[in-house]
Molecule: transfer RNA
Organism: Phycisphaerales bacterium
RNA sequence: GGGGCAGUAGCACAAUUGGUUAGCGCACCGGCCUGUCACGCCGGAGGUUGCGGGUUCGAGUCCCGUCUGCCUCGCCA
Numbered sequence: 001g002g003g004g005c006a007g008u009a010g011c012a013c014a015a016u017u018g019g020u021u022a023g024c025g026c027a028c029c030g031g032c033c034u035g036u037c038a039c040g041c042c043g044g045a046g047g048u049u050g051c052g053g054g055u056u057c058g059a060g061u062c063c064c065g066u067c068u069g070c071c072u073c074g075c076c077a
Stems, first nucleotide, its partner, number of pairs: 001073007010026002013023001019057001028044005050066005
């Protein structure tokens, strides 16, 4: 350098193959419970879906460019 895969909340992952409000678990915050902590229960906050464009009535999903990581093939030495 060519080809392929991935990037979504602090972390690990979903999102029914384009459909209206992007969710789950852990963690975090508040409350209940308890003599206290933990466990348990209830509630809450947290997102530029890597970035920039495009298509579409509508994009996490499709297209183009780009960045990062991984796999693979190759080039030089």